A computed fold for a 72-nucleotide RNA from a Muribaculaceae bacterium, annotated as transfer RNA.
The sequence is in RNAcentral, with records from ENA.
The coordinates come from a structure-prediction model, not an experiment, and the mean pLDDT is 82.
Its Rfam family is "tRNA". By type it is a transfer RNA. About the family: Transfer RNA (tRNA) molecules are approximately 80 nucleotides in length. Rfam links the family to the GO term triplet codon-amino acid adaptor activity.
The organism belongs to Muribaculaceae, within Bacteria.
[in-house]
Formats: sequence, structure tokens, C1' cells
RNA sequence: GGUCCAUUCGUCUAUCGGUUAGGACGCAAGAUUUUCAUUCUUGAAAGAGGAGUUCGAUUCUCCUAUGGACUA
Repeated sequence: GGUCCAUUCGUCUAUCGGUUAGGACGCAAGAUUUUCAUUCUUGAAAGAGGAGUUCGAUUCUCCUAUGGACUA
């Protein structure tokens, strides 16, 4: 240099174009407890950036960025 893959809450991970973007851990508040821990309940928190297609895009297409694999 070429080809291919990936990028989603703080972390990990789901999501066949119509979802309130789900779950686990973590975090916060409350309950329980003499306190901590445990347990229970509730809550906040996310689509790499840009453009296009579409009535509608995390999902399809293109460009860019970052990371990875293979190859010359």
C1' cells in the first nucleotide's frame, strides 16, 4: 500500500428499517440492619464523526477517524 472486520450507558454485551435502545456488573437514593456488608425496590446513564437513501436509520450506502486480522 491492498483486502476484510469492528466502533452502542463508566465497563461488558443484546438489538433482521417502526423498541420508551434491553440485560449484567458498576454508580446514586430509599427500605432492611446498632453500623458495615448482604438482600430488596427505584433511578440516572449510550448508537465514533459527517453525508446520502427512506414516510421512518443503531440497522442499508458512501466518506472520514480509531482499533484489529490477513496479505504484498